[in-house]
């Protein structure tokens, strides 16, 4: 002094001039039963995108709807412990992880450091049931292809899992005994698995005893354990609420034909309904209001806890619609490229945009500031 990785903040600055959306003042018009009114326009004032507003992947707050209660069925979820409203998040903790480089041991094998401030859907594979491509003789109640051992009629046929070959895997290992040859067939060690003490809330470590050892991997196959779990989603949901049509119900109005009745030889008379006017309700559309933005809210101090987080004091918070504003210019100034006669000119500013609100994951992201770690390079 420059870099790399993680982790944190920040996400061009100020000014001016137009414009755009929301709020509401003054004012201006304009309705009138309704007068601190109702429409409509509005100078000047004020507010007006994120860390991700972004995928909508996870979980909730609200609303509706359904629901006596259990149990199947389906879905999700899965090492312990805590945090949270709640999670597939976070936090501490426990385990396992191929290579690399060393230390011990004759070896099997155990160990320390790195990879790794990393990664890990990390309950069970003697409850069942299935899969394990190719290559191999042989892939799960083992298996004879070279090989090795005994017999042999030389054709084989027995035993052999010690070496060889294939495999992504080949039925514990390493040394000795043993034997015809060989096998845990025995022995000792290592590993494994069982049982008991110890420590630990636990997941698991850890010691001692026991088994010759009891058939390998896959449960992001079925499946079996535990543990959760109704659907639908602001276009939810609530309130008013118009032309036009339609439903009741009231008055008028209308009675020609039918029907009913009286009458009857005919004419006619009465009732009832339809169309038809006007008033009311009622149910619903368009449309307006509301849900709606101050909330699991942010910051700072203090306490608490290894932490996530939690408790408390003060301070602070102003987009909120309608298919949808949040932009442009210019002056200065940061900061990048570029050129240059060294005075300066020209270009550019990361990703990327709210729509019911919130915690969390994932993705994008120029630059710039801090802080830890690592190794270089320089001087002292």
């Nucleotide at each position: 002094g420059a870099g790399a990785u993680c982790g944190g903040u920040c996400g061009g600055a100020c000014g001016a001039u137009c414009g755009c959306g929301g709020a509401a003042u003054a004012g201006u018009a304009u309705c009138u039963u309704u007068c601190u009114g109702g429409u409509a326009c509005g100078a000047a004032u004020u507010c007006g995108a994120g860390g991700a507003a972004a995928g909508u992947c996870c979980g909730g707050g609200c609303u509706c709807c359904a629901u006596u209660g259990g149990a199947c069925a389906g879905g999700c979820u899965g090492c312990c412990a805590g945090g949270u409203a709640a999670c597939a998040c976070c936090u501490g903790g426990g385990c396992a992880c191929a290579g690399g480089c060393g230390g011990c041991g004759u070896g099997a094998g155990c160990u320390g450091c790195u990879u790794a401030c990393g990664u890990g859907a990390c309950g069970g594979a003697c409850a069942g049931u299935g899969c394990c491509a190719c290559a191999g003789a042989g892939a799960a109640c083992a298996g004879a292809c070279c090989g090795c051992c005994a017999c042999u009629u030389c054709g084989g046929u027995g035993g052999u899992a010690a070496g060889g070959g294939u495999g992504a895997a080949a039925a514990g290992g390493u040394g000795g005994g043993g034997u015809a040859a060989g096998a845990g067939c025995c022995c000792a060690c290592c590993g494994c698995g069982c049982g008991c003490g110890u420590g630990g809330u636990g997941a698991c470590a850890u010691g001692c005893g026991u088994g010759g050892c009891a058939c390998g991997g896959c449960a992001a196959a079925c499946c079996c354990c535990g543990g959760c779990u109704g659907g639908a989603g602001c276009a939810a949901g609530g309130c008013c609420a118009a032309a036009u049509a339609u439903g009741c119900g009231g008055c008028g109005a209308g009675g020609a034909g039918c029907g009913u009745c009286c009458a009857c030889u005919c004419c006619g008379a009465a009732u009832a309904a339809a169309a038809c006017g006007c008033c009311g309700c009622g149910g619903g559309u368009a449309g307006g209001c509301u849900g709606c933005u101050g909330g699991a809210g942010a910051g700072u101090g203090c306490g608490g806890g290894u932490g996530a987080c939690c408790g408390u004091a003060c301070u602070c918070c102003u987009a909120g619609a309608g298919a949808a504003a949040u932009g442009a210019u210019c002056g200065u100034c940061c900061g990048g490229a570029u050129c240059u006669u060294c005075g300066g000119g020209u270009c550019c500013g990361a990703c990327a945009g709210a729509a019911c609100c919130c915690g969390g994951c994932u993705u994008a992201c120029a630059g710039a500031c801090c802080g830890a770690u690592c190794g270089c390079u320089u001087g002292c």